[in-house]
RNA sequence: CCGAUGCACUGGGGGCGCCUUAGGCUGAGACGGAUAUACCGGACCCUUACCACCCGAUCUGGAUAACACCAGCGUGGGGAAGUGCAGCAUUGUAUGU
Numbered sequence: 001c002c003g004a005u006g007c008a009c010u011g012g013g014g015g016c017g018c019c020u021u022a023g024g025c026u027g028a029g030a031c032g033g034a035u036a037u038a039c040c041g042g043a044c045c046c047u048u049a050c051c052a053c054c055c056g057a058u059c060u061g062g063a064u065a066a067c068a069c070c071a072g073c074g075u076g077g078g079g080a081a082g083u084g085c086a087g088c089a090u091u092g093u094a095u096g097u
Base pairs, nucleotide, nucleotide: 005086006085007084008083009082010081011047012046013045014044017025018024019023031041032040033039053078054077055076059072060071061070062069087097088096089095090094
């Protein structure tokens, strides 16, 4: 500068991997506890969604010590909302976003 959505509160959803045994790699996050795969708590992320996350997946290609590490799959399917304030749109002053 452009863009029409942005912020707050409350509630809710989610993942926690890979080794070269000390530590290291990526990342917002790989943590702690336990009666121990399904639980609890904290931090972090996400909350209608092409930005959480899951499925496909014992997937495909490329890297790596190794791994969702990178890319594809993916404008895919699923996936957790209310209120208030501000902005914007409309003109039916009340709605929508």
Background: The RNA shown here (TPP riboswitch aptamer (THI element)) has 97 nucleotides and comes from Salinicoccus roseus. The sequence is in RNAcentral, with records from Rfam. Rfam family: TPP riboswitch aptamer (THI element). Rfam's curators write: Vitamin B(1) in its active form thiamin pyrophosphate (TPP) is an essential coenzyme that is synthesised by coupling of pyrimidine and thiazole moieties in bacteria. The previously detected thiamin-regulatory element, thi box was extended, resulting in a new, highly conserved RNA secondary structure, the THI element, which is widely distributed in eubacteria and also occurs in some archaea. Analysis of operon structures identified a large number of new candidate thiamin-regulated genes, mostly transporters, in various prokaryotic organisms. The THI element is a riboswitch that directly binds to TPP to regulate gene expression through a variety of mechanisms in archaea, bacteria and eukaryotes. through a variety of mechanisms in archaea, bacteria and eukaryotes. Tandem TPP riboswitches have been reported where both TPP riboswitches respond independently to TPP. The structure of TPP riboswitch has been reported for Escherichia coli and Arabidopsis thaliana. Taxonomically the source falls in Salinicoccus (Bacteria, Bacillati, Bacilli, Caryophanales). Its mean pLDDT, the model's own confidence on a scale to 100, is 75.